[in-house]
C1' cells in the first nucleotide's frame, strides 16, 4: 500500500429488513438482615461517522474513521 473480519449500554455478548434493540454484569433506588455481603424487585443506560436504496435500515450498499489477522 492491498486484501478480509469486527464496531451495538461502563464492560462482556445476542438480534432481525418492521414500531418495547434483549441478557449478563455494574450503578441507582426500595425491599429483607442489627449492620454488611448475599438474595428479590424496579429504574436509568447503547446500534462508531456520513451517504445511498427502501414505505421502513441495527440489518443490504458506497465512503471514511478505528481496531485484530493475512500478504507484500
Nucleotide at each position: 500500500g492491498c486484501g478480509u473480519c469486527a464496531g451495538u449500554a461502563g464492560u462482556c455478548c445476542a438480534a432481525u429488513g418492521g414500531u418495547c434493540a434483549g441478557g449478563a454484569u455494574a450503578u441507582u433506588u426500595g425491599c429483607c438482615u442489627u449492620c454488611c455481603a448475599a438474595g428479590c424487585a424496579a429504574a436509568a443506560g447503547a446500534u462508531c461517522c456520513g451517504g445511498g436504496u427502501u414505505c421502513g435500515a441495527u440489518u443490504c450498499c458506497c465512503g471514511g474513521c478505528u481496531g485484530a489477522c493475512g500478504c507484500a